Source information
This is a predicted structure of a 130-nucleotide RNA (FMN riboswitch aptamer (RFN element)) from Geomicrobium halophilum.
[in-house]
Parts: sequence; structure tokens; C1' cells
RNA sequence: UCAAAACUUCGGGGCAGGGUGAAAGUCCCUACCGGCGGUGACAGUCCGUGACCCGGUUUGCGUAGGCAAAACGGUGGAUCUGGUGGAACUCCAGAGCCGACAGUGAAAGUCUGGAUGGGAGAAGUUGAGA
Repeated sequence: UCAAAACUUCGGGGCAGGGUGAAAGUCCCUACCGGCGGUGACAGUCCGUGACCCGGUUUGCGUAGGCAAAACGGUGGAUCUGGUGGAACUCCAGAGCCGACAGUGAAAGUCUGGAUGGGAGAAGUUGAGA
């Protein structure tokens, strides 16, 4: 210096103003927000990935219908034009677009809930071994 493995901590933002209405942070005008890794240069919109949801498998529990966990598989939204440059769907200018599930006095990216959960991953400590 590299490093198997173990452990610790961290790990998502946002409805302000107005309209209608009996009722809306859910509709309408308008406002606001953008996980993680990668990429010739900074990304919600490129490549990949996480949360949600679905599936069979394995294991455990249950008399059973089933329940739980694990790894795996599936599903999973959205961008163009011009400029600069060696290089940008990432920067600058302009105009767009997108956003799980359940709930709700009325339809939700922004409220409430599962969730004091899970999590891509980030930082650090110890460190077999080389």
C1' cells in the first nucleotide's frame, strides 16, 4: 500500500398565493421538489440501481386455510432546440415532460399511513491475508 471478513454511524425533497364548492394541501390557475452509483464536465428525464407491487423457489412456523424470512426472477415514469467546448440528452439559454401503493367529506409527486420499517449506497473503525 492492497485486502477477505466483521462492526459502527449516516442514508429523500416539496402546495406559498388565488378560484369553485357544503367539503379539496386531492379539481382549476399558479407555486414548489428531484434518492443512489456511473458517464470524456456538474443528470428527476442517458446507462444502471433502490423503495412500492407481482411471481415461483427454498427454509421455518401452523392440523389447515395460510403466515414469516431469504436469495432469485419480473414489473417499474419522463427531453428536445440553440449556444460554449477537445469532450456535455449532464453546463448556459429557451421551451417541455415525469413522479409506487393504501387512505381521504372530492380525484394527491407535495397531506396522512405501512415506515421509529426497508434501502441503493456513503463515511469510518477493526482487520485474516498478500
It was read from a public genome assembly, where an Rfam model found it. Taxonomically the source falls in Geomicrobium (Bacteria, Bacillati, Bacilli, Caryophanales). Rfam family: FMN riboswitch aptamer (RFN element). About the family: The RFN element is a highly conserved domain that is found frequently in the 5'-untranslated regions of prokaryotic mRNAs that encode for flavin mononucleotide (FMN) biosynthesis and transport proteins. This element is a metabolite-dependent riboswitch that directly binds FMN in the absence of proteins. In Bacillus subtilis, the riboswitch most likely controls gene expression by causing premature transcription termination within the 5' untranslated region of the ribDEAHT operon and precluding access to the ribosome-binding site of ypaA mRNA.The FMN riboswitch structure, reported in present an FMN-bound six-stem junction, adopts a butterfly-like scaffold, stapled together by opposingly directed but nearly identically folded peripheral domains.